This is a predicted structure of an 81-nucleotide RNA (transfer RNA) from a Gemmatimonadales bacterium. The source organism's lineage runs through Bacteria, Pseudomonadati, Gemmatimonadota, Gemmatimonadia and Gemmatimonadales. The sequence is in RNAcentral, with records from ENA. Its Rfam family is "tRNA". Its family is annotated with triplet codon-amino acid adaptor activity in the Gene Ontology. The coordinates come from a structure-prediction model, not an experiment, and the mean pLDDT is 80.

RNA sequence: GCCUCCGUGGCGAAACGGCAUACGCGGCCGGUUCAGAACCGGCUCCCGCACGGGGUGCAGGUUCGAAUCCUGCCGGAGGUA
Numbered sequence: 001g002c003c004u005c006c007g008u009g010g011c012g013a014a015a016c017g018g019c020a021u022a023c024g025c026g027g028c029c030g031g032u033u034c035a036g037a038a039c040c041g042g043c044u045c046c047c048g049c050a051c052g053g054g055g056u057g058c059a060g061g062u063u064c065g066a067a068u069c070c071u072g073c074c075g076g077a078g079g080u081a
Base pairs, nucleotide, nucleotide: 001080002079003078004077005076006075007074010025011024012023018064026044027043028042029041030040031039045054046053047052057073058072059071060070061069
């Protein structure tokens, strides 16, 4: 240089072109307990905390609609002479 794969909440990670973050871990609050562990419930991206808006590496494109398809770039892993 070329080829393939990957990039989604603090972490792991799911998601057919149609509610963005299911599920798990971690964190916070509460219940339970004499106290704790375990267990149970609620909350846990950002602005505002009412409605609403933004957000899937970055920038464009296709589409009524994109994390998902296409193009270019950035980063990572593997392969190749």